[in-house]
Molecule: small-subunit ribosomal RNA
Organism: cyanobacterium endosymbiont of Braarudosphaera bigelowii
RNA sequence: AUGGAGAGUUUGAUCCUGGCUCAGGAUGAACGCUGGCGGUAUGCCUAACACAUGCAAGUCGAACGAUGUCUUCGGACAUAGUGGCGGACGGGUGAGUAACGCGUGAGAAUCUGCCUCUAGGUUGGGGAUAACGGUUGGAAACGACCGCUAAUACCCAAUGUGCCGCAAGGUGAAAAAUUUAUUGCCUGGAGAGGAGCUCGCGUCUGAUUAGCUAGUUGGUGGGGUAAAAGCCUACCAAGGCAACGAUCAGUAGCUGGUCUGAGAGGACGACCAGCCACACUGGGACUGAGACACGGCCCAGACUCCUACGGGAGGCAGCAGUGGGGAAUUUUGGACAAUGGGGGCAACCCUGAUCCAGCAAUGCCGCGUGAGUGAAGAAGGCCUUCGGGUUGUAAAGCUCUUUUGUCAGGGAAGAAACGGUAGUAGCGAAUAACUAUUACUAAUGACGGUACCUGAAGAAUAAGCACCGGCUAACUACGUGCCAGCAGCCGCGGUAAUACGUAGGGUGCAAGCGUUAAUCGGAAUUACUGGGCGUAAAGCGUGCGCAGGUGGUUUCCAAAGUCUGCUGUUAAAGACUGGAGCUCAACUCCGGAACGGCGGUGGAAACUUGGAAACUAGAGUUCGGUAGGGGUAGCAGGAAUUCCCAGUGUAGCGGUGAAAUGCGUAGAUAUUAGAAAGAACACCGGUGGCGAAAGCGCUCUACUGGACCAUUACUGACACUGAGAGGCGAAAGCUAGGGGAGCGAAAGGGAUUAGAUACCCCUGUAGUCCUAGCCGUAAACGAUGGAUACUAGAUGUUGUGCAAUUUGGACAGUAUCGUAGCUAACGCGUUAAGUAUCCCGCCUGGGGAGUACGCUCGCAAGAGUGAAACUCAAAGGAAUUGACGGGGGCCCGCACAAGCGGUGGAGCAUGUGGUUUAAUUCGAUGCAACGCGAAGAACCUUACCAGGUCUUGACAUCUGGGUGUAAGCACUAGAGAUAGUGCCCCUCUUCGGAGCACCCAACACAGGUGGUGCAUGGCUGUCGUCAGCUCGUGUCGUGAGAUGUUGGGUUAAGUCCCGCAACGAGCGCAACCCUUGUUCUUAGUUGCCACUUAAGGGCACUCUAAGAAGACUGCCGGUGACAAACCGGAGGAAGGUGGGGAUGACGUCAAGUCAUCAUGCCCCUUAUGACCUGGGCUACACACGUACUACAAUGGUCGGUACAACGGGAAGCGAAGCCGCGAGGUGGAGCCAAUCCUUAAAAGCCGAUCUCAGUUCGGAUUGCAGGCUGCAACUCGCCUGCAUGAAGUCGGAAUCGCUAGUAAUCGCGGAUCAGCAUGCCGCGGUGAAUACGUUCCCGGGUCUUGUACACACCGCCCGUCACACCAUGGAAGCUGGUCACGCCCGAAGUAGUUACCCUAACCUUUCGAGGAGGGGGAUUCCUAAGGCAGGGCUAGUGACUGGGGUGAAGUCGUAACAAGGUAGCCGUAUCGGAAGGUGCGGCUGGAUCACCUCCUUU
Repeated sequence: AUGGAGAGUUUGAUCCUGGCUCAGGAUGAACGCUGGCGGUAUGCCUAACACAUGCAAGUCGAACGAUGUCUUCGGACAUAGUGGCGGACGGGUGAGUAACGCGUGAGAAUCUGCCUCUAGGUUGGGGAUAACGGUUGGAAACGACCGCUAAUACCCAAUGUGCCGCAAGGUGAAAAAUUUAUUGCCUGGAGAGGAGCUCGCGUCUGAUUAGCUAGUUGGUGGGGUAAAAGCCUACCAAGGCAACGAUCAGUAGCUGGUCUGAGAGGACGACCAGCCACACUGGGACUGAGACACGGCCCAGACUCCUACGGGAGGCAGCAGUGGGGAAUUUUGGACAAUGGGGGCAACCCUGAUCCAGCAAUGCCGCGUGAGUGAAGAAGGCCUUCGGGUUGUAAAGCUCUUUUGUCAGGGAAGAAACGGUAGUAGCGAAUAACUAUUACUAAUGACGGUACCUGAAGAAUAAGCACCGGCUAACUACGUGCCAGCAGCCGCGGUAAUACGUAGGGUGCAAGCGUUAAUCGGAAUUACUGGGCGUAAAGCGUGCGCAGGUGGUUUCCAAAGUCUGCUGUUAAAGACUGGAGCUCAACUCCGGAACGGCGGUGGAAACUUGGAAACUAGAGUUCGGUAGGGGUAGCAGGAAUUCCCAGUGUAGCGGUGAAAUGCGUAGAUAUUAGAAAGAACACCGGUGGCGAAAGCGCUCUACUGGACCAUUACUGACACUGAGAGGCGAAAGCUAGGGGAGCGAAAGGGAUUAGAUACCCCUGUAGUCCUAGCCGUAAACGAUGGAUACUAGAUGUUGUGCAAUUUGGACAGUAUCGUAGCUAACGCGUUAAGUAUCCCGCCUGGGGAGUACGCUCGCAAGAGUGAAACUCAAAGGAAUUGACGGGGGCCCGCACAAGCGGUGGAGCAUGUGGUUUAAUUCGAUGCAACGCGAAGAACCUUACCAGGUCUUGACAUCUGGGUGUAAGCACUAGAGAUAGUGCCCCUCUUCGGAGCACCCAACACAGGUGGUGCAUGGCUGUCGUCAGCUCGUGUCGUGAGAUGUUGGGUUAAGUCCCGCAACGAGCGCAACCCUUGUUCUUAGUUGCCACUUAAGGGCACUCUAAGAAGACUGCCGGUGACAAACCGGAGGAAGGUGGGGAUGACGUCAAGUCAUCAUGCCCCUUAUGACCUGGGCUACACACGUACUACAAUGGUCGGUACAACGGGAAGCGAAGCCGCGAGGUGGAGCCAAUCCUUAAAAGCCGAUCUCAGUUCGGAUUGCAGGCUGCAACUCGCCUGCAUGAAGUCGGAAUCGCUAGUAAUCGCGGAUCAGCAUGCCGCGGUGAAUACGUUCCCGGGUCUUGUACACACCGCCCGUCACACCAUGGAAGCUGGUCACGCCCGAAGUAGUUACCCUAACCUUUCGAGGAGGGGGAUUCCUAAGGCAGGGCUAGUGACUGGGGUGAAGUCGUAACAAGGUAGCCGUAUCGGAAGGUGCGGCUGGAUCACCUCCUUU
C1' cells in the first nucleotide's frame, strides 16, 4: 500500500488514424412472461392541474363575569363569551430564483417570547366593554340600536436601578391567583438557543448577447429601521461595472451527499439531514418576541359552489381519497402505548408530527420448493450413418428429513415516569398542605395473541425467464424460401438457415428473468493526471506590435507564492475502520481515525516573486569593408512583332492529322529600304542571389530599407512570443482617366463528332500595360508558426575574413547523401519531422457545409465569423500483392509484314437464329455455340404432338396363395397395343422336395431424357505446350509481404552460366514412350527372286518384325567474360529439339454437361410413369456460320496406258463368267485373310476433239423410266438411264488458313450403318511461293511505373433531369408566449397633509369648555390588476419557392481515377442542358522522353 483487462466493425490482405457498437455498475423506474415465504427500506419523476368528503391546532375555570347540570348542599362537572399562551413550530412542495440564494470562512451596527442564572420591584386609583337582557334588519353569511356587568382586558398617578444627553436636564413599569408556599407580573444585567445584516472566495451554458448603468456611483443635510447602508428624499459632483466576460438570453432550488470511476474526473441532488423559496394568481399591510403569516385579515383577478338574485362562501404543494394527465407511483386504516410538540399547577386535552398496520417482487438481504439410494440405462420425446445416441440417476421404486406452509398449544421485550404508601429534607406555629428526594408498589400496549417456543400429520403446499452465427457460455431436426421475419454492431433469409418460426437438447441467472429509458465506465473519443497538427482532422498568406504569458549572471533585504509546527472550524447521518444487537445477512447501535478546504498563529528562505545594488555571455549602438533581379522615381537602348509608305516580283499564301473558314490578280506571301506604335527584355542564367511574405532579371542615374564578415569602444536584460488592433499581400475582378503592338475569356465562323455550347483552325471584345483608389483571396506550399539551447559526419556551391597552397579551417547562407534518434509508413535527420523550454494559432468521424440565419467589411463580385435538423458505418493516411492503362523498356507467336490458296457474291448440302406449328423434343451461344452432342431422325431411335390403352405397373427385390396354365404355333376382332379361341401341357429328384415360368392378393416399392451443371462427382473446353507456379530453412520488414524467382548474358524454355542474403527442393520445361528417316544382326510365309505351269528351290534385294547401332555442340575455327552459349565448317542417312505424335504445372472462366453415367435435395405417382398407331424433329418471307461444286483451255469430253498407302471382310467381303446402256441382276470360286475379295487408284502420260461462247463450261431444277435396301421409301432414302439445262464469266466492306514433303491439288479407305456421307477420322500421289524485318494490329511472357480498380477497365465514378419520401432555409402574412419602456386609470394599504366630523378615563377649567391622545372622513405620493401605443426576443403556422439527404435495376451525357484518352487541382472571371469548357496567375498532390545540375561508387 489493495490499484488500472478488452472485443467487433473500413481492406483482397496489412499497419495507422478515426468514428460507431458491445461486455460492467447503478435506478423513486416502466413494460412483457412468471410468481412460495420472511425481514428491511421505498412508493405522482407527468398537470405548482382541479378538487367531493372526513380529519390535520388547540388549550387554560389555578385570569374573568355569566349560564346550565348534578349534589351528600361542603361542592363537583360542563361550557358560549372576555382574557392569556400557542396558531411564525411541526407537516407539504420545488413554481420562482444564476442570487450573498446556497456552501465555506470571516465580521459588526442589532433584536430575541418561552427557558436558566442574577439584581430590584409588584403602591394608589379610574372609566369602559363582550357575554347577558330588550327591540330590530337579513334567505343566509352576518349584523344594528338601547341597557347591565367582571377581569391577569384598558387607562391615570407615584416610585425607579435603566435609557438619551458633554452637562443641565429629559424620558420612563407592573396583575394578580390560590391551599401562604409557590406560580405569575414589571424593570434591569448575563447566558443559552433563535433571528436579522455585511464582506472574501466558490457556484451551469451561449460572444451568431459587447457594451451596460440615472438612485445609477459617491458626498452633504434630512428622513427611516431592531440594526449598517441610496434603504428613502433634497441638493452637489460624474461617477460605477465590463474581454479575469458586464449586460442580455436559456436552463436550474443550493448543500451534506448519491451513482460511477484506479484516480483525477463525469453525471445526479428521490428517500434521510441543513438552508432557501412558495402556499389558487398578483398586491398589501395588521397583530405579534418572531409573519408581510399553508389550514389569519384586506383588495384585485381567474375558477368553483350556495342564493329568496339583494348578497355571500372557498383555496389538499397537510393525511387519506377523487377526477384528469401519464409508461407509471398505495388505505377515504389503527393508536396517542412509545418519541416529540402546544396549552395547563396538575389530572388531562389536542396532535394524519409520530408509532404501527394495509397495498405493490419497486429495491436490498435471507430461506425454501426436498435428501440419500436407484441401470432393465424403462416408457415417451428428439436425433440417427438405423448400429445407436440423448433426455438420464433424471423418473418410477426403496429408505429418510419436515425448514416453509396447515392445524393445535404456550407466549414475550418494547413501561417507566406521572400516581399511591412509608421515610428524609425545606417552608411553616404545625405530626395540615406544598416542594424536593429515597425505598416499596398498583395501573397503563395501537401493533397483537405479533415475534418466539413446542407438538401433530405429510414429500406433502411452492420454478420460471432469457439466450445458444461472432463479440459471448451454450446445436441439432423440421417448416419457410430476400417471403414471413430477426437484428446491440458486423449482419442473417433468394430450397439443405447452428442467425426467421417450432421442437428436442444445451447454457446462464433464479422468485425472478428479459426488454426499454436515462446515467457513469470502457472512451487516452476534450487528453490536469493523459492526445495531437509534413501526407490521416488540424500552422493564421506574412510582418509589426498594445495588453497578457515567459525570461541571463552575482549579492543583500522582505516573505506574496512555496515548505513546515501548533490551532479553530469543516452539523448529524453517510463512506472507511474496531466492536456490539436482531439465529445469519440486509438493517440498527456504540466507538475511532483520516485526506482535503477556509481562517488564525509561530518558523524556514533553496526556487519563483517584490525591492535595492552590481555584471556582460542575450539584445542593441559605434568604427571598417562586402555581395545582391531588395524597394521607389527618372533618363535611355537594341533584337523581334504588327501596322503604314515606296521599290522588286507573280500566283498563290496561310493553316491542319487531313481540311476548310480567312488573305490574295484592286498584286498577297516572299524580299529591299524608310517611318510609327506598344509590350517584353534573348545569350549571361546557375537546386545561383535578394526580400517578412506576395515577389524581384537590358543598361544608367538619384533617393532608400535590410543582411553578412571582421574589429574597437559603449549601453547594461533594454529580451522572446503575441489574443485583439493596425500594415503589406500573386492572379482575376471593380471605379475613374489614359494606352492598346502581341496575346486573348466572351462572341462569330470553319472543322471534328452520334452530338461538340470543347479539345484543332481563322478572326476577335473586355482584359493584359500606366496613374489614382478599392478588393484581401490562391495547391498564398517546405501542404512543416516563431524564438533559444543541445545532439556523428561526408560532398558541392554563394558571401566575407584568417592561414598561405594542401582535398586547410571559421562565420553566415544554400543544396544533396547520411549516423543516433524519431515516424503508421513514406520519410525527416545541425536548414529536424531528434532532445528540451517558452509563447501564439488550430483539430476532435464522413456527409449536410464553409452552407443557412444573424452580424461586420465591401461600389459590386464577394470576404470574415459560422451552426442545426437529417443521414451513413464508415470517410481517410501510408505501404503490400495483384489486375488494368488509348504508360515505358525487353522478348516471343502465321501476330503483322512477304507470299500461296480461300471465305464473303452463285447453286446446292449441312448446322444455327428467327418465324410457323398440335408438335416442329432437348442441350451447346464471342474467341472457346453454329457438318457441335448426332460414328449416320422413313418405323424404331424419340425424349415432342394427336388419338387409343394399362395402373404394384414395360423393368428389380421381398411375402402369401394358386397353376403348369405360361412361352411357342395357328386362327378371329382391331390401326395396333390388346382381347378371345384352338393346339401344346416345364426341368431335376434321394420322391421329402428344389428350380423355372406365369396368375391372383396385399404391403413395401418400381418408374421419370421431370427441375436445379448456381448443391455435386466424374469427364471436357479455354488461356496454352504459354514458361511459368510454389515450398522448407535462413535473412529483411511492426505487418500484409519481400528475398530466393530480381540483375548481366543466353535459350524454344525459371534452358544454362556468372553475380547476388540467400541455400536448397517440388510441380511444370527437357529427357525417358510411340512413329518416321539410315545402317547392321536375326528370322523368312501368305512376301520377294528365278523358273512356262504344277511340284520344288533360294533368302542377295524389296518387304515384313524383333533386337541393336547412330546425334552428344562430340570435333575444328571464330565471337563471348577464361562461362553458358551463338555463328561457320568437317564428317554423316540425319546437326544443333532431325520431322510428327502422346504427354497439358498452380490456377482462371459459379465455362460446358443432372439428356452418357453417377448423385444430394425438390417435384409427379390411374401420371411428368408404361404400351401402341399415325404425325413431328425434314416446316420457310428471311439472317448467319461451315463445307461441296463451279464460273473453265494449267480446262472439258473421248480413247489408250502407268504407279500407291492406310484399312475392312462371316447375318461378311464376294472373284471369274453371263444378262443389262446403266444402277444392278445372276452366279457362286476363294477367303475367318502379307494367301481370297474389296482393288478401277485419281491427278499423271500418249493421242484425238472443243477454240473463248453462258459454250462440248457449269450442273441446279423438273419430267419420264428404272434399280437397291427394308414390314414399309407419300410426308421423308440412295443410285441409274433418257430428257430438261437455272444461277454463275473469280465475288463490296470485311475476313480465314498455311513456313516444307507444308500450302495447293488428286484420288483411296474406315467408323456409324438394313439403306442413306459434299460431314468426320485416316491414307498415300503430285508438289510450290515467301519471310527485308518487329514500326503498327492481335495474343502472351517478364521488369518497371501510375491507380480513387480488388466482382479487379465488361472496373470505378460525376452532374442535370424525372419519380417517391424525409428534415430544413426564405416568404406576403397569420397566431401565440415572454421582456422592458412610455402614457392613462388606479383597489386595498403604509406614510404624509387636513380646526371636516366624532371622542369615557388624563390635565386645565370661568364648568361653558379647552388641551393631550384616539377614531373616522377627505386628500397627496407610491402602487397591484386593467387599458392604449410602439418595440425587443422567441415559438408555431403559411400560398409559393431554394438548395440538401435518402431510395436493387428510369433519362442524358463521360467530367474524375491510367498520360482517364485535352495531365489534374487551387483562386478568380466568364460561358454552357449537365457533368463542365475557356482565359489569367499559381501548385505537383503529373505520366513519358530528352537535356542540365548535384549526390553516391569506381